Source information: The RNA shown here (transfer RNA) has 76 nucleotides and comes from an uncultured Planctomycetota bacterium. Rfam family: tRNA. The coordinates come from a structure-prediction model, not an experiment, and the mean pLDDT is 83.
RNA sequence: GGCCCCAUCGUCUAGAGGCCUAGGACACCUGGUUUUCAUCCAGGCGACACGAGUUCGAAUCUCGUUGGGGCUACCA
Numbered sequence: 001g002g003c004c005c006c007a008u009c010g011u012c013u014a015g016a017g018g019c020c021u022a023g024g025a026c027a028c029c030u031g032g033u034u035u036u037c038a039u040c041c042a043g044g045c046g047a048c049a050c051g052a053g054u055u056c057g058a059a060u061c062u063c064g065u066u067g068g069g070g071c072u073a074c075c076a
Base pairs, nucleotide, nucleotide: 001072002071003070004069005068006067007066010026011025012024013023018056028044029043030042031041032040049065050064051063052062053061
């Protein structure tokens, strides 16, 4: 240099074009329960890496960029 794969809440993940202004678990915050802590219950906070394209409609398809991983060539 070439090719391939991956990127979603703080962490792990669901998602295969419309049911997603994105759901779940853990964590965190508030309240309740408890003599206290823990547990448990209720509620809350919180993410589609970035840009463009296709489409009536994109987390999802295409291209590019960035980052990560893998294979390979050159070099010797």